[in-house]
C1' cells in the first nucleotide's frame, strides 16, 4: 500500500428514506420480616465526524477518523 467488514442507551444488539428501539444494566414504587426474584411505571441518544443527493438520511453517495479481517 490495496480490498472488505463494523460503528445506534452504560453494556450486547435491531432497525433496507417518514415518530430512534429492544434485552441487560441503572432510579422510583409495589410485593417479603430482610434479601433476591416478579410486577408497575421511569430516566437515559447531536445514530463516529464533516459535506453531498433528496421534501424528508440511523438508511443512498463522497471524504475522514476508530476498529477488525484478508491481500502484498
Nucleotide at each position: 500500500g490495496c480490498a472488505g467488514g463494523u460503528g445506534u442507551a452504560g453494556c450486547u444488539c435491531a432497525g433496507u428514506a417518514g415518530u430512534a428501539g429492544a434485552g441487560c444494566a441503572c432510579g422510583a414504587c409495589g410485593u417479603u420480616g430482610c434479601c433476591a426474584a416478579c410486577g408497575u411505571c421511569g430516566a437515559g441518544g447531536u445514530c463516529g465526524c464533516g459535506g453531498g443527493u433528496g421534501c424528508g438520511a440511523u438508511c443512498c453517495c463522497c471524504g475522514c477518523c476508530a476498529u477488525c479481517u484478508g491481500c502484498u
Molecule: transfer RNA
Organism: Nitrospira sp.